[in-house]
RNA sequence: CGGGUGGUAGCUCACUGGGAGAGCGCCGCUACACCCCCUUGGGGUGCGGCGGAGGAUGCGGGUUCAAAUCCCGCCCACCCGA
Numbered sequence: 001c002g003g004g005u006g007g008u009a010g011c012u013c014a015c016u017g018g019g020a021g022a023g024c025g026c027c028g029c030u031a032c033a034c035c036c037c038c039u040u041g042g043g044g045u046g047c048g049g050c051g052g053a054g055g056a057u058g059c060g061g062g063u064u065c066a067a068a069u070c071c072c073g074c075c076c077a078c079c080c081g082a
Stems, first nucleotide, its partner, number of pairs: 001081007010024004018065001026052005032046006058074005
């Protein structure tokens, strides 16, 4: 320098033109088990249930009634070539 793949929530990833989502994590409530304390009560840990929040589609421009999705440029990561 050229080519390819990728960039979506804190993390790992879906969504291939029309409602932005899942799992884990985080917050609240709660059943149960175990443990602790100054035991009508309070606290900790674990598993489960219910609910919730989330400044999230790398940046700019274009196409379209409508873009995470299509097109162009740029940035970043990885791979291949020279």
The prediction has a mean pLDDT of 80.
Transfer RNA from a Patescibacteria group bacterium, 82 nucleotides, folded computationally.
It was read from a public genome assembly.
Rfam family: tRNA. The family's RNA type in Rfam is transfer RNA. Gene Ontology term of the family: triplet codon-amino acid adaptor activity.